[in-house]
RNA sequence: GAGUCGGCCGGGCGGCCGCGGCGAGCUCGCUCGUCGAGGAAGGUCCGGGCUCCACAGGGCAGGGUGGUGGGCAACUCCCACCCGGGGUGACCCGCGGGACAGUGCCACAGAGAACAGACCGCCGUACGACGGCUCCGGCCGCCGAACGGUAAGGGUGAAACGGUGGUGUAAGAGACCACCAGCGCUCCGGGUGACCGGAGCGGCUCGGUAAACCCCACCCGGAGCAAGGUCAAGAAGGGGGCGUGGGGCGACCCACGCGCCUGCGCGAGCGUUCGAGGGCGGCCCGCCCGAGCUCGCGGGUGGACCGCACGAGGCUGCCGGUGACGGCAGUCCCAGAUGGAUGGCCGCCGACCGCGUUGCCGCAAGGCGCGCGGAGACAGAACCCGGCCUACAGGCCGGCUCAU
RNA sequence: GCCCCGGUAUCCCAACGGCAGAGGAAGCGGUCUCAAACACCGUCCAGUGUGGGUUCGAGUCCCACCCGGGGCACCA
Numbered sequence: 001g002a003g004u005c006g007g008c009c010g011g012g013c014g015g016c017c018g019c020g021g022c023g024a025g026c027u028c029g030c031u032c033g034u035c036g037a038g039g040a041a042g043g044u045c046c047g048g049g050c051u052c053c054a055c056a057g058g059g060c061a062g063g064g065u066g067g068u069g070g071g072c073a074a075c076u077c078c079c080a081c082c083c084g085g086g087g088u089g090a091c092c093c094g095c096g097g098g099a100c101a102g103u104g105c106c107a108c109a110g111a112g113a114a115c116a117g118a119c120c121g122c123c124g125u126a127c128g129a130c131g132g133c134u135c136c137g138g139c140c141g142c143c144g145a146a147c148g149g150u151a152a153g154g155g156u157g158a159a160a161c162g163g164u165g166g167u168g169u170a171a172g173a174g175a176c177c178a179c180c181a182g183c184g185c186u187c188c189g190g191g192u193g194a195c196c197g198g199a200g201c202g203g204c205u206c207g208g209u210a211a212a213c214c215c216c217a218c219c220c221g222g223a224g225c226a227a228g229g230u231c232a233a234g235a236a237g238g239g240g241g242c243g244u245g246g247g248g249c250g251a252c253c254c255a256c257g258c259g260c261c262u263g264c265g266c267g268a269g270c271g272u273u274c275g276a277g278g279g280c281g282g283c284c285c286g287c288c289c290g291a292g293c294u295c296g297c298g299g300g301u302g303g304a305c306c307g308c309a310c311g312a313g314g315c316u317g318c319c320g321g322u323g324a325c326g327g328c329a330g331u332c333c334c335a336g337a338u339g340g341a342u343g344g345c346c347g348c349c350g351a352c353c354g355c356g357u358u359g360c361c362g363c364a365a366g367g368c369g370c371g372c373g374g375a376g377a378c379a380g381a382a383c384c385c386g387g388c389c390u391a392c393a394g395g396c397c398g399g400c401u402c403a404u
Numbered sequence: 405g406c407c408c409c410g411g412u413a414u415c416c417c418a419a420c421g422g423c424a425g426a427g428g429a430a431g432c433g434g435u436c437u438c439a440a441a442c443a444c445c446g447u448c449c450a451g452u453g454u455g456g457g458u459u460c461g462a463g464u465c466c467c468a469c470c471c472g473g474g475g476c477a478c479c480a
Stems, first nucleotide, its partner, number of pairs: 001402009011349007019036008038378001042389002045387005050224004057285004062220005067081005082096001083094004097215002102213002104209003119154002121150005127144002130141004162180006181205002183202008228306004237297001239295004243256005277289003299479003313332008352374006359368003405476007414429003422460001431447005453469005
């Protein structure tokens, strides 16, 4: 100088004015004290706590995850390692199980696209035309068409069924041989494991795609604080369909619940229907509740309190671990609104940038000092927590690599 | 706050993973008309919200982001 990785800050102090919560005081709407956003509070992409719905049941369907070992309350997160790819290197990237369980797809081009395929080429056989030679038996060269062989060469493509050399052959080909690459099996050694190293055997050479269906292994019940609970206030019901009960010969008509009161109060058990519907958002089984349910139209309220601020909490130190993290001890209490508070102005200081400088140091580049000016982002809690991802002016610190 | 849906030309909208994109309206030009409207004919307009990935190949499949839209409370 270039690069790479990780961590941190994202102003401090004072004055004035203003806002919200809590506590105290009183002259009852003021005073005093105290506390008052973030690393992402964001996106709502995952995981949990908590609450309700059966006790959170069984199966199918559906969804998710996907190398190995560990961490964590849990995770699609984190750490360490393995494998593959990139980089000189530090290091980075990887939705990283299975394509000999099966099915599907592979456009265009090309002869042929999946246990493939003869367009050109190469070669053989017999035939025909022509030319040459002839010892008249034929032989050689070349051309044409037919049949057959061939995956070495050309060409097409993202992809053409191992590569190089040799043997072999009419020409060729793992047809055969040597070496190399890959795959499979067996054995030995190392590692908890993914996997790595070595030896031997088998010509086995087997396309890609699962972010296509699918298979394998593991995980997932649903909804969400507008969950849920307590209190208060107000109001107006009516219609369609289905069901139950009662009445009526019938058309049809009427009623249905919760809470409160009453049955002394609470709890448990038993009984009660060919039963609509609900818990159950897709289906079935099973369980529970069950006399009403469901779909529209319409009416009332827009209140208070709890949940709700002590928590997988923060900070410091020690110990264990390579690390994520865990354990122990001490210490601290730290926002809580419901149109939603945490802001504005001024002064000083610190860091950064630019300009100037008759100061100091220095050969110089430059550094220190002084003066003036400038910029200060992204964004804002709303039940809470752990992550991921995304946005971010400017700045600080550390490890490592390469080059000189 | 929570839960869902969508994005293709100026507008509305189609498209099995396959030559990268069909159609209608609007616009423009022409025919017709004295001139217009209607009608008919022709033509123009996209690189599918942005970025990345899987694949030989992406509007379509996967991930992240951006933008837009919708729904919800309590009582009887």

Two RNAs folded together computationally: RNase P RNA and transfer RNA, 480 nucleotides in total. It holds a member of the Rfam family "Bacterial RNase P class A". By type it is a ribozyme. Its mean pLDDT, the model's own confidence on a scale to 100, is 75.